[in-house]
Transfer RNA from Variovorax sp. OK202, 73 nucleotides, folded computationally.
């Protein structure tokens, strides 16, 4: 350098043909024990890599950049 995939909470992932951004995990806090651990409730956490277009609306579609994996040279 070319092609191609991918990029969402602290982690590991959903989100349909573009129409409310969610869930398990972990953290907090209760609740329950003699005290812990499991279990059970609830809270919290979000510039959907970045910038731009296109829509009445973008995690979603389009360009351009970034980072990462694959493959080719």
């Nucleotide at each position: 350098g070319c092609g191609u995939g991918u990029g969402u909470a602290g982690c590991u992932c959903a989100a349909c043909u573009g129409g409310c951004a969610g869930a398990g995990c972990a953290c907090u806090g209760g609740a329950c024990u003699c005290c812990a651990a499991a279990c059970c409730c609830a809270a919290c956490g979000g510039u959907u890599g970045a910038a731009g277009g296109u829509u009445c609306g973008a995690a979603u579609c389009c360009u351009u950049c970034c980072g990462c994996g694959c493959g080719c040279g």
Its mean pLDDT, the model's own confidence on a scale to 100, is 82.
RNAcentral holds the sequence, with entries from ENA.
Its Rfam family is "tRNA". Its family is annotated with triplet codon-amino acid adaptor activity in the Gene Ontology. From the family's description: Transfer RNA (tRNA) molecules are approximately 80 nucleotides in length.
The source organism's lineage runs through Bacteria, Pseudomonadati, Betaproteobacteria, Burkholderiales and Variovorax.